Predicted 3D model of an 81-nucleotide RNA (c-di-GMP-I riboswitch aptamer) from a mouse gut metagenome. The sequence is in RNAcentral, with records from MGnify. Of the family's consensus pairs, 100% are formed in the model. Its Rfam family is "c-di-GMP-I riboswitch aptamer". Rfam links the family to the GO term cyclic-di-GMP binding. Model confidence (mean pLDDT): 87 of 100.
RNA sequence: UAAUAAAAGCAAACCGUCGGAAACGGCGGGACGCAAAGUCACGGGGGCUAAAGCCAGAAAGCCAUGCCAGCCCGGCCGCUA
Numbered sequence: 001u002a003a004u005a006a007a008a009g010c011a012a013a014c015c016g017u018c019g020g021a022a023a024c025g026g027c028g029g030g031a032c033g034c035a036a037a038g039u040c041a042c043g044g045g046g047g048c049u050a051a052a053g054c055c056a057g058a059a060a061g062c063c064a065u066g067c068c069a070g071c072c073c074g075g076c077c078g079c080u081a
Stems, first nucleotide, its partner, number of pairs: 001081002009034002014029006032070001038076003043073003046068003053062002
């Protein structure tokens, strides 16, 4: 640096189930894809949710301490060439 190979690996959507206010996560099935789709949210940015709280009072709005690493940059570890 990532084209072809080799050995592997992971697992989107969706379905079932459990947790959660939700976002979302765990487990099982399932594969859209992934050269890190390994890991770090106490590295930076961005995004999602809004229970409680604030405000309002019909709603709505604001807000992370909750979440996303398969959003981007970055750190660390790792297979092959």